[in-house]
Context: one part of a larger RNA
RNA sequence: CUGGGCGUAAGCGCGCGUAGGUGGCCUAUCAAGUUAGAUGUGAAAUCCCGGGGCUUAACCUCGGAACUGCAUCUAAAACUGAUAAGCUAGAGUACUAGAGAGGAAAGUAGAAUUCUUAGUGUAGCGGUGGAAUGCGUAGAUAUUAAGAGGAAUACCAAUGGCGAAGGCAACUUUCUGGAUAGAUACUGACACUGAGGUGCGAAAGCGUGGGGAGCAAACAGGAUUAGAUACCCUGGUAGUCCACGCCGUAAACGAUGAUAACUAGCCGUUGGAAUUUUCAGUGGCGCAGCUAACGCAAUAAGUUAUCCGCCUGGGGAGUACGGCCGCAAGGCUAAAACUC
Numbered sequence: 001c002u003g004g005g006c007g008u009a010a011g012c013g014c015g016c017g018u019a020g021g022u023g024g025c026c027u028a029u030c031a032a033g034u035u036a037g038a039u040g041u042g043a044a045a046u047c048c049c050g051g052g053g054c055u056u057a058a059c060c061u062c063g064g065a066a067c068u069g070c071a072u073c074u075a076a077a078a079c080u081g082a083u084a085a086g087c088u089a090g091a092g093u094a095c096u097a098g099a100g101a102g103g104a105a106a107g108u109a110g111a112a113u114u115c116u117u118a119g120u121g122u123a124g125c126g127g128u129g130g131a132a133u134g135c136g137u138a139g140a141u142a143u144u145a146a147g148a149g150g151a152a153u154a155c156c157a158a159u160g161g162c163g164a165a166g167g168c169a170a171c172u173u174u175c176u177g178g179a180u181a182g183a184u185a186c187u188g189a190c191a192c193u194g195a196g197g198u199g200c201g202a203a204a205g206c207g208u209g210g211g212g213a214g215c216a217a218a219c220a221g222g223a224u225u226a227g228a229u230a231c232c233c234u235g236g237u238a239g240u241c242c243a244c245g246c247c248g249u250a251a252a253c254g255a256u257g258a259u260a261a262c263u264a265g266c267c268g269u270u271g272g273a274a275u276u277u278u279c280a281g282u283g284g285c286g287c288a289g290c291u292a293a294c295g296c297a298a299u300a301a302g303u304u305a306u307c308c309g310c311c312u313g314g315g316g317a318g319u320a321c322g323g324c325c326g327c328a329a330g331g332c333u334a335a336a337a338c339u340c
Stems, first nucleotide, its partner, number of pairs: 004311003007294002011308001013200004020193003024087002027084004032080002034076008048064006090190001091187004095182003102176007109153001114148007124135002161168002205246006214240002219235004257307006265285009289296002313340003322333004
């Protein structure tokens, strides 16, 4: 070097995409890879084989083989490659449909909480395992009417849908991305993956300016307790919301990279076309097979191919140092001594 792996020890959080790697069918040519032959070279010694010499061996010596390599020439043309001409099964475009919480912006609606004002009304309310702090005769809680304001959208609702992931749920309008099905037409391999790179990326957090109903880190008080810097209760500020700009991390999970092909069945469900059925999703069982077992099983963890990423005992440590990024918090990259 080859060789082993990555659901539970190892798959980047997810896309786009550069270089690179890999790549459908057919014909012709070339001959770079490839194959065969020849020539030259591949020092000697060593190694190997067969002899010989020291009493033997080690050792020495002779001959052969080998030196798996390189260069040149000749030949072959199946495969890879290159060039040229084609093809349509991969990929894409056009057309027609229907589905969808896919995204962005603007507007609107109803229920509820809170607050304010006014009315009715009177002594409690609230809260708990039980209480107390708290609120209330300056009229609370309850109830009626009106108003303000912010945030979230019950039922529908589903094991359901959409999105690359994060994620997305009231309604309407505008703009806009993607996927699916059907039957034709067109382009003609335009494809797959993707080191670097670049974009997106929950929550929390940060900056500036707004907003602030409810909830609620911190904080205060009341309880509980041996104590209670908690769990429970009463309050309550950042924050949660909006705009713009950062941060770039999560049990970012299916703990399962992407693409393509093949491999028993059965039962749901969503969307199409059809009504024999079939295509695209999404679920539950289950055979072969796989797996250490659990389990997976056409949405594979089965059988294969291509490309990328990652792993190599536990701790030290995802830490130190250095570098890059960031306003900061910190992030990314990433050891060693030592120890078991």
This is a predicted structure of a 340-nucleotide part of an RNA (small-subunit ribosomal RNA, central domain) from an uncultured bacterium. Rfam family: Bacterial small subunit ribosomal RNA. The coordinates come from a structure-prediction model, not an experiment, and the mean pLDDT is 86. The full RNA is in RNAcentral, with records from ENA and SILVA.